[in-house]
A computed fold for a 515-nucleotide part of an RNA from a metagenome, annotated as small-subunit ribosomal RNA, 5' domain.

Context: one part of a larger RNA
RNA sequence: GAACGAACGCUGGCGGCGCGUUUUAAGCAUGCAAGUCGAGGGGUAAAUGCCUGGCAACGGGUAUGAGACCGGCAGACGGGUGAGUAACACGUGAGAAUCUACCUUAAGAUGGGGGGCAGCUUGUGGAAACACAGGAUAAUACCGCGUAUGCCGAGAGGUGAAAGGAACUUUUGUUCCGUCUUAAGAUGAGCUUGCGGCCCAUUAGCUAGUUGGCAGGGUAAGAGCCUACCAAGGCGACGAUGGGUAGCCGGCCUGAGAGGGUGUACGGCCACAUUGGGACUGAGACACGGCCCAGACUCCUACGGGAGGCAGCAGCUAAGAAUAUUCCGCAAUGGGAGAAAUCCUGACGGAGCGACGCCGCGUGAAUGAUUAAGGCAGAAAUGUUGUAAAAUUCUUUUAUACGGGAAGAAUAAAUAUAGUGAGAGAAACGCUGUAUGAUGACGGUACCGUAUGAAUAAGCCCCGGCUAACUACGUGCCAGCAGCCGCGGUAAUACGUAGGGGGCAAGCGUUGUUC
Numbered sequence: 001g002a003a004c005g006a007a008c009g010c011u012g013g014c015g016g017c018g019c020g021u022u023u024u025a026a027g028c029a030u031g032c033a034a035g036u037c038g039a040g041g042g043g044u045a046a047a048u049g050c051c052u053g054g055c056a057a058c059g060g061g062u063a064u065g066a067g068a069c070c071g072g073c074a075g076a077c078g079g080g081u082g083a084g085u086a087a088c089a090c091g092u093g094a095g096a097a098u099c100u101a102c103c104u105u106a107a108g109a110u111g112g113g114g115g116g117c118a119g120c121u122u123g124u125g126g127a128a129a130c131a132c133a134g135g136a137u138a139a140u141a142c143c144g145c146g147u148a149u150g151c152c153g154a155g156a157g158g159u160g161a162a163a164g165g166a167a168c169u170u171u172u173g174u175u176c177c178g179u180c181u182u183a184a185g186a187u188g189a190g191c192u193u194g195c196g197g198c199c200c201a202u203u204a205g206c207u208a209g210u211u212g213g214c215a216g217g218g219u220a221a222g223a224g225c226c227u228a229c230c231a232a233g234g235c236g237a238c239g240a241u242g243g244g245u246a247g248c249c250g251g252c253c254u255g256a257g258a259g260g261g262u263g264u265a266c267g268g269c270c271a272c273a274u275u276g277g278g279a280c281u282g283a284g285a286c287a288c289g290g291c292c293c294a295g296a297c298u299c300c301u302a303c304g305g306g307a308g309g310c311a312g313c314a315g316c317u318a319a320g321a322a323u324a325u326u327c328c329g330c331a332a333u334g335g336g337a338g339a340a341a342u343c344c345u346g347a348c349g350g351a352g353c354g355a356c357g358c359c360g361c362g363u364g365a366a367u368g369a370u371u372a373a374g375g376c377a378g379a380a381a382u383g384u385u386g387u388a389a390a391a392u393u394c395u396u397u398u399a400u401a402c403g404g405g406a407a408g409a410a411u412a413a414a415u416a417u418a419g420u421g422a423g424a425g426a427a428a429c430g431c432u433g434u435a436u437g438a439u440g441a442c443g444g445u446a447c448c449g450u451a452u453g454a455a456u457a458a459g460c461c462c463c464g465g466c467u468a469a470c471u472a473c474g475u476g477c478c479a480g481c482a483g484c485c486g487c488g489g490u491a492a493u494a495c496g497u498a499g500g501g502g503g504c505a506a507g508c509g510u511u512g513u514u515c
Base pairs, nucleotide, nucleotide: 001515002514003513004512006511007510008509009508010507013361014360015359016358017357018356019354020353021319026317027316028315030314031313032312035073036072037071040070041069047064048063049062050061051060052059053058080272081271082270090196091195092194093193094192095191098189099188103185104184105183106182107181108180109179110178111145113143114142120135121134122133123132124131125130150159151158152157164177165176166175167174168173198244199243200242205235206234207233210232211231212230213229215227216226217225247269248268249267250266251262252261253260254259274295275294276293277292278291297308298307299306300305325351327350328349329348333347334345335344336343337342364394365393366392367391374385375384376383377382399452400451401450402449403448404447408442414436415435416434417433418432419431420430421429459504460503461502462501463500464485465484466483470499471498472497473496474495480487481486
C1' cells in the first nucleotide's frame, strides 16, 4: 500500500447491487417448510337440492359429497450445516466387471381365473399413545394358470409378463392415458486406477484377513467383500505406522511475476442430520421433517406406560467483540402429483432491519472588499480566518405536497378455425398452425409531471522525523502521548486547549488477520 462474512470509538442525507452466528455440530416454546391423484378402488358424516310417507314429532329414496382408508407416483429432489474425514474424500486423466424410475426411439403383447385385507360394522382392553378379536367387501392391491421375441444351457430342456381407466359412438368399434416384454438412446449413479495438493522423525519400524492362490458364498457389478483350505507374504528414510490439524475444488485476496495466504457468499463434489448401531421399502436410501434397538436430555402420565429431535424458514435462550423479520406471494422461474383445471412448494420471487461492503448522487451555483464584525497572532503597525460570510442574481438533483403511472404476462383451460393421422365411415380424440382468451406478491413501487423554497443534509483523523500540515496559552519527568525513534524536570511545533493548517469524506480513525 492492498484486502476483509469483521468488531470497537466518534459521526451519519439518499439510492442501486451484494453480504449478514466466523463463537456452542449447544439446547429449543410456537407456526409453517411434501404432497398429490375421485380419469385406480370401495364408500361415508354434516349440509343442501329433488321425489315421497305422515296431522305432527319424525322418517324413506335419490343426487352432490369433506375427512379417513386401500392403491399409485413423489417423500433419495429441493433446502441446511462442515462435526467427522489425510481418504480414490477431492481435482485432473484413463478404464471395465455394472445398474438406471420418470423421458425418447423401435418392435410386440395386454388371454383366462382365484383367494384375501383395510375402510365399514359388532365387541373387548387401555389414563393416553394405541392395540386385539368376530363379521362382510372393492381395486391399476396380491397370487396362480396359459402364451411370448427374451434369459440360462453345448444340447435336451428349464425359467419367465401384464391392469385397467376416460372420452366419443350410427352399436362394437375409434382415440387417448396407462400396464407388460424386448432392443437401443439419454440422464443419473456404483466400481477400479495413474498423477496432484498439510505439519511433526523429539513418531522407525508396521501388518494376521494381514499379502497371494484355490474352491464356495455374496453383490447390480470386479475384488479377502465374506468363509474354509494352502502358501508366507505385503508396506517402509522416494517417510510406512503413529500423532496433530483440516471438508476438497472452481475460485477469492495479495504480488510485476514466481510465490504466499485463504476456501465466507455463488457453482461442482463429498460427509452429516440429538449420540451410536441396524436393516426394511424402493429404480435409487442404509433415508434431516421414515422405521427398529441402545444411550443422554426434555415433556406427558391414572406410575402400568408413552411422546420428541430447527446443521429447513422465521423466532427464543445461552455463549460471544459480533451477525437480521415469529413479514408478503406462488404473479415469475423451477420442482412434485394430476389427462387437465388445479393443489402443494419458508425452493424461489420480493419486501423489512444493519454505512457490513462496493458503486453512484447530494449537502448548492455565479457575482461579491469597506478585505465588515467577532476570533486568533502581534508591543504596535498590521497579519490571518477570508470571497469565506453578509448582500445580489440564479438553479431545484435531493426534500416536502399533489397528480399521472409501468415493463416484468409467456400463455393455460376453453372456444372458433385451417391442414393432417388412425378408421369402412362418423363422432370425439391426437399432431401442426392461426385467432380470441384469465392471472402481478413486489406496489400506487420504479419512473414522469406540477408546485414550494437554499430550502432537509458534514464529519472524522492528523500537523517532531518517517509523513502532507505551526503558532499561542496551560502544565512542569506531573498530567499525559507513543507504530518506531522517542517527547514531558518553566519559553514543549511531540501532553491538554484554542486559532490556523493538512488529509480523507457519509464516512473517518483504532484493533485484529492475510499478502
About this RNA: It matches the Rfam family "Bacterial small subunit ribosomal RNA". Rfam links the family to the GO terms ribosome and structural constituent of ribosome.